[in-house]
Context: one part of a larger RNA
């Protein structure tokens, strides 16, 4: 660096927005930058090719020819990309009617249950287990009614189902809010795609300040097994899980499958729009299954991993290593960025 690739063999960056860059719709002028044709100048030493010459012949010397891929200027061509200007709707976008939903943020509110308290009945065990034991109870537990305070979660409904760009969302109602999807028009006219660098979001877990603290539970006590038992089972329990603010940026952030676009057999479902008197017909999501055709198979298959296109992330033999050293972030814990030596 040319190429080959990245669902599971290395290899799609967690996600989104989005500057530069990079590509970019149809149909007319137009200019000529790329691009193309001829013409000139200029580069053109030797070596090397090709033809012929001189040394007896080669080597070796020479003549001419090619070559020197390149710049520079003139001339002329406009079908490709390019610039400019008219001009179109098909891509986008706004308007205006519906739309369905755990999309997001705040406030308020419910009932079940666990665990404490306070009372009342009631008496001797209870919990726990494979079986036990720690544990808890005559200073009245467990069970059972009443009454009460607290936090955290929200059973049914409930799905193979819905919404969101991902992470994720799930009682109930109110307010504030963001997207989506369909109709039938109007409007503006290519305003789109993509996306290093930057930027915002980003599960648990961790960490800072202050709060809260039922139940679960890292640690850690005990009790058990069990040669051992720093485990699995049991009795407890701290941080922490909850809230506010503030960081941290990471994962099997996975469909292990970037992101938009356009074509390429059906079949059966289920979520939501439009339509129809009806059988229907037509969008948008979301499953299964199946054709071509793609795969090393398994699989994928209109929600492709099929044929194609634009951008952009990454791979390049294990193992040293996601390690060491620098850097840049971080409060730290750590992230990121990332080798080499040596070995197979």
């Nucleotide at each position: 660096c040319u190429g080959g690739g990245c669902g599971u063999a290395a290899a799609g960056g967690g996600a989104g927005c989005g500057c530069a860059g990079g590509c970019g719709g149809g149909a007319g002028a137009u200019c000529a930058a790329g691009c193309u044709u001829g013409g000139a100048g200029u580069c053109u030493a030797a070596u090397u090719c090709c033809g012929g010459g001189g040394c007896c012949u080669a080597a070796c010397c020479u003549c001419g020819g090619g070559u020197u891929u390149g710049c520079u200027u003139c001339a002329g061509g406009a079908a490709c990309u390019g610039g400019u200007u008219u001009u179109c709707u098909u891509g986008g976008a706004u308007g205006g009617g519906u739309u369905a939903a755990g999309g997001g943020u705040u406030g308020g509110c419910g009932g079940a249950a666990u665990u404490c308290c306070g009372g009342g009945u009631g008496u001797a065990g209870c919990g726990g287990u494979g079986g036990a034991a720690u544990g808890c109870g005559u200073a009245g537990a467990u069970a059972u009614c009443c009454g009460g305070a607290g936090g955290a979660a929200c059973a049914c409904c409930g799905a193979u189902g819905g919404c969101g760009a991902a992470g994720g969302c799930a009682g109930c109602c109110a307010a504030c809010u963001g997207g989506u999807a369909c109709c039938a028009c109007a409007u503006c006219g290519a305003c789109g795609c993509u996306c290093a660098u930057g930027c915002u979001c980003g599960a648990a877990a961790g960490c800072g300040u202050g709060g809260g603290g039922a139940g679960c539970a890292a640690a850690c006590a005990g009790g058990a097994u069990u040669a051992g038992a720093u485990a699995c089972c049991c009795u407890g329990g701290u941080a922490g899980u909850c809230c506010a603010c503030g960081c941290c940026g990471u994962a099997a952030a996975c469909g292990a499958u970037g992101u938009c676009c356009g074509c390429u057999a059906g079949g059966c479902g289920c979520c939501u729009g439009a339509u129809u008197u009806a059988g229907u017909u037509u969008g948008g999501g979301u499953g299964c299954c199946g054709c071509a055709g793609c795969u090393a198979a398994c699989g994928c298959a209109u929600u492709a991993a099929g044929c194609g296109g634009a951008c952009c992330g990454c791979c390049u033999g294990g193992g040293g290593a996601g390690u060491a050293c620098g850097a840049c972030c971080g409060c730290a814990a750590g992230g990121u960025u990332g080798a080499a030596a040596c070995u197979c």
Molecule: small-subunit ribosomal RNA, central domain
Organism: uncultured bacterium